Context: one part of a larger RNA
RNA sequence: UUGGGCAUAAAGUGUCUGUAGGUGGAUUUUUAAGUCCGUCAUCAAAUUCCAGGGCUCAACCUUGGACAGGCGGUGGAAACUACCAAGCUAGAGUACGGUAGGGGCAGAGGGAAUUUUUGAUAGAGUGGUGAAAUGCGUAGAGACCAGAAAGAACACCAACUGCGAGACCGACACUGACACUGAGAGACGAAAGCUAGGGGAGCAAAUGGGAUUAGAUACCCCAGUAGUCCUAGCUGUAAACGAUGGAUACUAGGAGCUGUGCGUAUCGACCCGUGUAGUGUUGUAGCUAACACAUUAAGUAUCCUGCCUUGGGAGUACAUUCGCAAGAAUGAAACUC
Numbered sequence: 001u002u003g004g005g006c007a008u009a010a011a012g013u014g015u016c017u018g019u020a021g022g023u024g025g026a027u028u029u030u031u032a033a034g035u036c037c038g039u040c041a042u043c044a045a046a047u048u049c050c051a052g053g054g055c056u057c058a059a060c061c062u063u064g065g066a067c068a069g070g071c072g073g074u075g076g077a078a079a080c081u082a083c084c085a086a087g088c089u090a091g092a093g094u095a096c097g098g099u100a101g102g103g104g105c106a107g108a109g110g111g112a113a114u115u116u117u118u119g120a121u122a123g124a125g126u127g128g129u130g131a132a133a134u135g136c137g138u139a140g141a142g143a144c145c146a147g148a149a150a151g152a153a154c155a156c157c158a159a160c161u162g163c164g165a166g167a168c169c170g171a172c173a174c175u176g177a178c179a180c181u182g183a184g185a186g187a188c189g190a191a192a193g194c195u196a197g198g199g200g201a202g203c204a205a206a207u208g209g210g211a212u213u214a215g216a217u218a219c220c221c222c223a224g225u226a227g228u229c230c231u232a233g234c235u236g237u238a239a240a241c242g243a244u245g246g247a248u249a250c251u252a253g254g255a256g257c258u259g260u261g262c263g264u265a266u267c268g269a270c271c272c273g274u275g276u277a278g279u280g281u282u283g284u285a286g287c288u289a290a291c292a293c294a295u296u297a298a299g300u301a302u303c304c305u306g307c308c309u310u311g312g313g314a315g316u317a318c319a320u321u322c323g324c325a326a327g328a329a330u331g332a333a334a335c336u337c
Base pairs, nucleotide, nucleotide: 004308005307006306008290012305014188015187016186017185021181022180023179025088027086028085031082033081034080035077036076037075038074039073040072042070043069048066049065050064051063052062053061054060091178092175093174094173096170097169098168099167104163105162106161107160110154114150115149116148117147118146119145121143125136126135193234194233195232196231197230198229202228203227207223208222209221210220245304246303247302248301249300250299253282254281256279257278258277259276260275261274262273263272286293311336312335319330320329321328322327
């Protein structure tokens, strides 16, 4: 609950597609459902209001009238919403010509580094730290040189193949409102985790050891397993953040960057001016509790949708749905302050 809100105080679904629903550009016509005007009938009496009357007044009683509003019938109006019909092009889309990109899927290739291993040289340390020690090393380590293997990740420059998607700009050819939002629903969805099969260099939860310390289940060091990687599935959550839902329109500027068009200029490329799409920064009006936001709004408006209503209890319990499980989704109350 006819109210106020959602960047940071409670509150924007993780994102998208889209059904029902809600809302919807501009012109002419039709109808008259909504709407507006008139009229009729009805909405018992009492009550309320107005003008009178009666109790000495008043409360009280009583007579007449009325407002407002509802429902139904009937006659009209046609601006707006809606309906009917036709046409329009500014929204939306299609076709055409270009452009950029860390967009996606699949494949191929490359070098550096790391580790392991083989061989050569050499011969006592190495490694690590605040300092050390555990560790590795005369069964030859570390160092250096040459060869081989493996897996993961790709600094800078140049650059490969196939499939297939979206965006932007231009010119205006076509369709002619086909649009916006979106309850349910569906799709996708980091990391971790799970199932099965591979793979396993480095890193590294758990774990072991060495230190530190009063202790040290840690921070530091030496090792090290799941995992991290691939394939096929599952899970469906994050500070999934711009802590800011989507769409449309309007509202000062300044100096940047990226894509693209035009003008000027030029042999040409720049430069300069200007349009458009994006992306950062600064800043006026406005807004804000402040911080700040400020044409990429948190400004001014409209439409649709999600959500909030003191803190804790609690994102818990119960129940249901989903999941192999872990758990996820929906989601209270008692009590307490």

Small-subunit ribosomal RNA, central domain from Capsicum annuum var. glabriusculum, 337 nucleotides, folded computationally. Its mean pLDDT, the model's own confidence on a scale to 100, is 80.